SAM riboswitch aptamer (S box leader) from Aciditerrimonas ferrireducens, 105 nucleotides, folded computationally. The source organism's lineage runs through Bacteria, Actinomycetota, Acidimicrobiia, Acidimicrobiales and Aciditerrimonas.
RNA sequence: GGAUCAUCCAGAGCGGCCGAGGGACGGGCCCGACGACGCCGCGGCAACCAGUGGCCAACCGCCCACGGGCGGUCCCACCAGGUGCCAAUGCCCGAUCGAUGAGGA
Numbered sequence: 001g002g003a004u005c006a007u008c009c010a011g012a013g014c015g016g017c018c019g020a021g022g023g024a025c026g027g028g029c030c031c032g033a034c035g036a037c038g039c040c041g042c043g044g045c046a047a048c049c050a051g052u053g054g055c056c057a058a059c060c061g062c063c064c065a066c067g068g069g070c071g072g073u074c075c076c077a078c079c080a081g082g083u084g085c086c087a088a089u090g091c092c093c094g095a096u097c098g099a100u101g102a103g104g105a
Base pairs, nucleotide, nucleotide: 013042014041015040016039017038021031022030023029025094026093027092028091043086044085045084048082049081051078052077053076054075058073059072060071061070062069063068
C1' cells in the first nucleotide's frame, strides 16, 4: 500500500413568508396548526471536485551523463471556491429500473 471479513451510521441552527400536508411509490413507522413540507435571509455540518503544500514506498509516462531526475496516480495536511447536506441509516421492508454477477443470491 492492497484485498477479504466483521461491526457501526456520525455531524449541522435562528429568523421571516406561506398555510396542510410531508417523509418519491405500496405497506409500516414517523414529522406536522407548539405551523410540518416548500420558499427567502443569515448561519452551520461534512470534505466529493477544484486550489495550495507535502510525500516519492508502489505503479505508469517522459528524460537521462544510467547515478538518477521530472510529471502523474495513490496517500497526507491545509483551505472551504463549486457542489451536497442541516428528523429518524438517503427512516425500515417491498416493488420498479440500471450496473456488477452464473444467478430475481